[in-house]
A computed fold for a 110-nucleotide RNA from Sporolactobacillus sp. STSJ-5, annotated as SAM riboswitch aptamer (S box leader). Lineage of the source: Bacteria > Bacillati > Bacilli > Caryophanales > Sporolactobacillus. Its mean pLDDT, the model's own confidence on a scale to 100, is 88.
RNA sequence: UUCUUAUCGAGAGCGACGGAGGGAACUAGCCCGAUGAAGUCCGACAACCAGCACCUAAGUGUAUGGUGUUAAAUCUAGCAGACUGCUCCGGCGGUACUGGAAGAUAAGAG
Repeated sequence: UUCUUAUCGAGAGCGACGGAGGGAACUAGCCCGAUGAAGUCCGACAACCAGCACCUAAGUGUAUGGUGUUAAAUCUAGCAGACUGCUCCGGCGGUACUGGAAGAUAAGAG
């Protein structure tokens, strides 16, 4: 870096350093930030993989290791549909509704 499979409405500091941005890309919104952004360290959360324990097994637990995560639904939408309100019947809205697309994370394979 590509492919496959699974998950993505929960959860997690009044800490230290740092010093102005950040919320994946693009567009349109909206939001966070000197009452301190990104990033690093520590802490915490979680349980994808390995380990350990229980178990015939399926699984259950644990949190030692490998990741990961640590505002807001993957912050919302963009494509297609479903239901629904209005309508000048061309369309315009609403719904944490459904399926895609894209993305994130893990494991496996190339």